A computed fold for a 718-nucleotide part of an RNA from Micromonospora sp. AMSO31t, annotated as large-subunit ribosomal RNA, domain II. NCBI's taxonomy places the organism under Bacteria, Bacillati, Actinomycetes, Micromonosporaceae, Micromonospora. The coordinates come from a structure-prediction model, not an experiment, and the mean pLDDT is 82. It matches the Rfam family "Bacterial large subunit ribosomal RNA".
Context: one part of a larger RNA
RNA sequence: GCCUGCGAGUUAGUGGCAUGUGGCGAGGUUAACCCGUGUGGGGGAGCCGUAGCGAAAGCGAGUCUGAAUAGGGCGUAUUCAGUCGCAUGCUCUAGACCCGAAGCGGAGUGAUCUAGCCAUGGGCAGGCUGAAGCGCGGGUAAGACCGCGUGGAGGGCCGAACCCACCAACGUUGAAAAGUUGGGGGAUGACCUGUGGUUAGGGGUGAAAGGCCAAUCAAACUCCGUGAUAGCUGGUUCUCCCCGAAAUGCAUUUAGGUGCAGCGUCGCGUGUUUCUUGCCGGAGGUAGAGCACUGGAUGGUCUAGGGGGCCCACAAGCUUACCGAAAUCAGCCAAACUCCGAAUGCCGGUAAGUGAGAGCGCGGCAGUGAGACUGCGGGGGAUAAGCUUCGUAGUCGAGAGGGAAACAGCCCAGAUCACCAGCUAAGGCCCCUAAGCGUGUGCUAAGUGGAAAAGGAUGUGGGGUCGCAUAGACAACCAGGAGGUUGGCUUAGAAGCAGCCACCCUUUAAAGAGUGCGUAAUAGCUCACUGGUCAAGUGGUUCCGCGCCGACAAUGUAGCGGGGCUCAAGCACACCGCCGAAGCUGUGGCAUUCACAUUUCAACCUCGCUUGGACUUGAUUCCUUGUGCAGGUGUGUGGAUGGGUAGGGGAGCGUCGUGCCGCGAGUGAAGCAACGGGGUGACCUAGUUGUGGACGCGGCACGAGUGAGAAUGCAGGC
Numbered sequence: 001g002c003c004u005g006c007g008a009g010u011u012a013g014u015g016g017c018a019u020g021u022g023g024c025g026a027g028g029u030u031a032a033c034c035c036g037u038g039u040g041g042g043g044g045a046g047c048c049g050u051a052g053c054g055a056a057a058g059c060g061a062g063u064c065u066g067a068a069u070a071g072g073g074c075g076u077a078u079u080c081a082g083u084c085g086c087a088u089g090c091u092c093u094a095g096a097c098c099c100g101a102a103g104c105g106g107a108g109u110g111a112u113c114u115a116g117c118c119a120u121g122g123g124c125a126g127g128c129u130g131a132a133g134c135g136c137g138g139g140u141a142a143g144a145c146c147g148c149g150u151g152g153a154g155g156g157c158c159g160a161a162c163c164c165a166c167c168a169a170c171g172u173u174g175a176a177a178a179g180u181u182g183g184g185g186g187a188u189g190a191c192c193u194g195u196g197g198u199u200a201g202g203g204g205u206g207a208a209a210g211g212c213c214a215a216u217c218a219a220a221c222u223c224c225g226u227g228a229u230a231g232c233u234g235g236u237u238c239u240c241c242c243c244g245a246a247a248u249g250c251a252u253u254u255a256g257g258u259g260c261a262g263c264g265u266c267g268c269g270u271g272u273u274u275c276u277u278g279c280c281g282g283a284g285g286u287a288g289a290g291c292a293c294u295g296g297a298u299g300g301u302c303u304a305g306g307g308g309g310c311c312c313a314c315a316a317g318c319u320u321a322c323c324g325a326a327a328u329c330a331g332c333c334a335a336a337c338u339c340c341g342a343a344u345g346c347c348g349g350u351a352a353g354u355g356a357g358a359g360c361g362c363g364g365c366a367g368u369g370a371g372a373c374u375g376c377g378g379g380g381g382a383u384a385a386g387c388u389u390c391g392u393a394g395u396c397g398a399g400a401g402g403g404a405a406a407c408a409g410c411c412c413a414g415a416u417c418a419c420c421a422g423c424u425a426a427g428g429c430c431c432c433u434a435a436g437c438g439u440g441u442g443c444u445a446a447g448u449g450g451a452a453a454a455g456g457a458u459g460u461g462g463g464g465u466c467g468c469a470u471a472g473a474c475a476a477c478c479a480g481g482a483g484g485u486u487g488g489c490u491u492a493g494a495a496g497c498a499g500c501c502a503c504c505c506u507u508u509a510a511a512g513a514g515u516g517c518g519u520a521a522u523a524g525c526u527c528a529c530u531g532g533u534c535a536a537g538u539g540g541u542u543c544c545g546c547g548c549c550g551a552c553a554a555u556g557u558a559g560c561g562g563g564g565c566u567c568a569a570g571c572a573c574a575c576c577g578c579c580g581a582a583g584c585u586g587u588g589g590c591a592u593u594c595a596c597a598u599u600u601c602a603a604c605c606u607c608g609c610u611u612g613g614a615c616u617u618g619a620u621u622c623c624u625u626g627u628g629c630a631g632g633u634g635u636g637u638g639g640a641u642g643g644g645u646a647g648g649g650g651a652g653c654g655u656c657g658u659g660c661c662g663c664g665a666g667u668g669a670a671g672c673a674a675c676g677g678g679g680u681g682a683c684c685u686a687g688u689u690g691u692g693g694a695c696g697c698g699g700c701a702c703g704a705g706u707g708a709g710a711a712u713g714c715a716g717g718c
Stems, first nucleotide, its partner, number of pairs: 001718006011094003015091010027048003033042003052059002062074004097235002100232001104225006115199009124189001126158003129154001133150006162186003166183005201217001203213003238652006248261005262368002264365007273358001275353008288340001289338002294334003298330004305323002307320004371396010401412003416589004421585003427579003430563003436576001438575006449565001455549002459546010476533005482506003487501003512527001516525002590642009607628003612623003615618001653707001655704010671691005676685003
């Protein structure tokens, strides 16, 4: 890992609430217990209901408050149904759907491992060094001291056994749950070691590492409390049908939990109250705009005041390219400004439409309370984020299908089932690839299309406007471009052309006291300007369409999905076709629900009317006939509906057992296997075989140890 089996909402309570159903009914019902064995009889204590109000005493259709015969609160009446079983849903108390802690407490068991200690034993090859002391000699007054021997000290030295574990490699499903190999340290000592003993769990022991106390230690192990608790994680087993959420508000030692509300479902009630649109009537201060207020902020005018200058004994006066309040003019800005002020939205009324899984009320049962993205309106941030936080709408969540190459949140569209039928949406129609290399008129030359800004440019198409032009423009070519004068100043020089000032006059067809190059300064070239040649358009500016540059990244083209595309297969406008989905239609089937019609049946606690009868003639009890309301079932017709997570509701299948009824079986039960058949499904099996060899099946009820793929599930097998 696979297979088989096992494996999770149970049980209890004279508990609670609700629904369904049954008994009795203004009543209902027993509990313990007794007699007893018949699921029998007794037992009325008690409980619920029939009356409430008050904290209570208490009073009572009233009562409480109160001084009150007031008002008000809760009741009465206008309305009267309860109670006891059974079943189901939920809940409470219990382990309470199952598995899962780390832990806490109690009682015990451990020092055969290991730590310390006690008692008693054992062990340490060999070699080296050579302390004290002592002897002898020297030396001294005597010493001290020196030398030579002797001696054999030391947590001395080297190094086996022994003890340790510093380094490296290997080992790492090991040979080994700590080792092997090669080196390393201690090796007469605080040494190593045998045996026996001792200290015990908040305790021991510790040359101290929170180390060790039996492969377990920041509190051992075993059993018990114990199924501790777990707002946490995981798991939770058959089918079909109907509906179908939430990720919000408030509160929370609260934030991944919970309570109430919101949103779902089921039942009962109400019966259009809902929703949409038109009209009518309202409230409002947003967008925009504005500057009338509050503030901000630019320039001008004007000037109070201040500064400077002049004049001044003081006082005053004059003046100012300084600063400048207020006022005023012009032009601005604002979430916390408003003289103004929409569109939407909201509220009410009214009319029409809609008739739906609309609205509202009461009750049973929930889940949700981590949301995500996109568009629009804001806040935070950097007018950053697949960012964050609100509002609003949509989608996903819980939604499949088609498109966007691929792509929860974008576009189209909401999947009951079948069909080798049709029409469309978004999006497409050259090939991949279903359908047009469709039609018409233009644009683009950049592969723009098929990424990007400020900015830049005789790209190109279209529109406007202003010039010049057959009295000849624009461009080109030929010619002229002069004189006063080298203007004055400055300067070494300054002659059109370093700089400053001025910028006139004359001759002219025209020519600047000079546009640029140039010189030391001149010179020289050129321009403006003019004539001629030529011959018809030529310049400026502005708006619009499409393009160009700006444009650099890491595996490989790689910023159309690809191929490929240029009067397009690109872009713009107009038009005609077609393709294209689980949308719509067509045909058939199933289910749910509503309406109508119809058939049949049963019951009556509570309801209404009614025929007949009985007696104990009753507050009208019992039986009975017909019937109304209401309900269930079947059938038919028509309409609507049938995506779905959490979740609510409904209907079923199957397993095991019990009761009753009915059946089968050695002429072969159950089980197993195959083929065939049936059902919307869980499943069933009319039938045919094989195997098997003794028990089973159907109907109606009842009761559960009742359904397996997941829990790092448990056991076994492979």